Predicted 3D model of a 354-nucleotide part of an RNA (large-subunit ribosomal RNA, domain IV) from Elusimicrobia bacterium RIFOXYB2_FULL_49_7. The full RNA is in RNAcentral, with records from ENA. It matches the Rfam family "Bacterial large subunit ribosomal RNA".
Context: one part of a larger RNA
RNA sequence: CUGUGGUAAAGGAACUCGGCAAAUUUGCUCCGUAACUUCGGGAAAAGGAGUGUCAUCUCCGGUGUAGAUCCUCGCGGUCGAAGCUAGAGAUGAUCGCAGUGAAAAGGCCCCUGCGACUGUUUAUCAAAAACACAUGUCUAUGCAAAGUCGUAAGACGCAGUAUAUAGACUGACACCUGCCCGGUGCCGGAAGGUUAACAGGAGGGGUUAGCCGCAAGGCGAAGCUCUGAAUCGAAGCCCCGGUAAACGGCGGCCGUAACUAUAACGGUCCUAAGGUAGCGAAAUUCCUUGUCGGGUAAGUUCCGACCUGCACGAAUGGUGUAACGACAGGGGCACUGUCUCUACCACAGACUCG
Numbered sequence: 001c002u003g004u005g006g007u008a009a010a011g012g013a014a015c016u017c018g019g020c021a022a023a024u025u026u027g028c029u030c031c032g033u034a035a036c037u038u039c040g041g042g043a044a045a046a047g048g049a050g051u052g053u054c055a056u057c058u059c060c061g062g063u064g065u066a067g068a069u070c071c072u073c074g075c076g077g078u079c080g081a082a083g084c085u086a087g088a089g090a091u092g093a094u095c096g097c098a099g100u101g102a103a104a105a106g107g108c109c110c111c112u113g114c115g116a117c118u119g120u121u122u123a124u125c126a127a128a129a130a131c132a133c134a135u136g137u138c139u140a141u142g143c144a145a146a147g148u149c150g151u152a153a154g155a156c157g158c159a160g161u162a163u164a165u166a167g168a169c170u171g172a173c174a175c176c177u178g179c180c181c182g183g184u185g186c187c188g189g190a191a192g193g194u195u196a197a198c199a200g201g202a203g204g205g206g207u208u209a210g211c212c213g214c215a216a217g218g219c220g221a222a223g224c225u226c227u228g229a230a231u232c233g234a235a236g237c238c239c240c241g242g243u244a245a246a247c248g249g250c251g252g253c254c255g256u257a258a259c260u261a262u263a264a265c266g267g268u269c270c271u272a273a274g275g276u277a278g279c280g281a282a283a284u285u286c287c288u289u290g291u292c293g294g295g296u297a298a299g300u301u302c303c304g305a306c307c308u309g310c311a312c313g314a315a316u317g318g319u320g321u322a323a324c325g326a327c328a329g330g331g332g333c334a335c336u337g338u339c340u341c342u343a344c345c346a347c348a349g350a351c352u353c354g
Stems, first nucleotide, its partner, number of pairs: 001349008010340002014338001019335001027051005036041001038172001052094008061085003067079004095099001107333007114325002119131002136169006147156003173320004178250003183247002185243005192238003199231001203227005210219003251269005278312001279309001290306005
């Protein structure tokens, strides 16, 4: 010097990103216990007192000798001095610094965010506010169900049957969940438009028996063959409706009140409709350490307000919420070598030999 333990004057978080680590607390008995609350909780809340040993006594049990008593009489039942003994208490005495004498055995409180909760998770850097969850809603499915696996047979669903099963979203509970169907999706509709293969075969091309021609060449039936217009033709799409706890979306400019400021009010443009309730510098606020208040001597964090919401907002749920949390932020009490500021001790290394 390193590691693991131990102790420490005075101070007591001044340390530090942060009380990280350590310390405090700790059992049992008794007293006592707030806000809030879903009346269950919160709660071991918080905060106090006692605790050893000996003697005597009391109470309440156990066992049960002697004895008493009952009897269907037995290895019987009931009661029960004494003796021994579990527990509780009272009085007195006594020892130590210290009595749950060592060990084992919660530190506590207040405010806020998130998630209701117990659970689950990145085996091997993340345990969480992520996942799940009970609850709510929508959609599909009438059973040879929908859905899923498989080429199939077959199987799961299910030896179930809509209070069921599957898919999706939400996520206890309380109060609620506004407007928009123009776009996309889904559902319904079938009049019209468009429309594939198929059917259809107008027309066109190739070939050549033959014919024409002095020749070069031209024309050219049938057959074979290469094509091929009209016409016919389902779903879909176009079209007409519905549907947002489907995917999603939810405005701008100008003016106006007898101080000023502001604008209940008016005008205008655009839209499918222009954000309702509630919340709001928020896990969301750029400007921003916004402004005011609280807490501190001093507070970019925190709490309470305000609203100018760059860019909250209602099951991609909104706002609250008791209980819960190895979650996250802030404050306080206690406590301490975290620190002022270090010191010493023990053990194991480090060093030397091997």